[in-house]
RNA sequence: GCUAGAAUAGCUCAGCAGGCAGAGCACAUCACUCGUAAUGAUGAGGUCACGAGUUCGAUUCUCGUUUCUAGCU
Numbered sequence: 001g002c003u004a005g006a007a008u009a010g011c012u013c014a015g016c017a018g019g020c021a022g023a024g025c026a027c028a029u030c031a032c033u034c035g036u037a038a039u040g041a042u043g044a045g046g047u048c049a050c051g052a053g054u055u056c057g058a059u060u061c062u063c064g065u066u067u068c069u070a071g072c073u
Base pairs, nucleotide, nucleotide: 001072002071003070004069005068006067007066010025011024012023013022019056027043028042029041030040031039049065050064051063052062053061
């Protein structure tokens, strides 16, 4: 330099033939307990990497940029 893949909650990841953003763990509160752990209930937490385009509507499609991973040279 070329090709492919990835970027979504604090972490690990789903989602997506365009139409309300989710799970597990972690965190907070409450219940339970003499107390802690475990368990149960509830809750908070997101500019879906960034910029532009298409569209009535984009996390999803297209283009570019950035970062990471793998392969080729």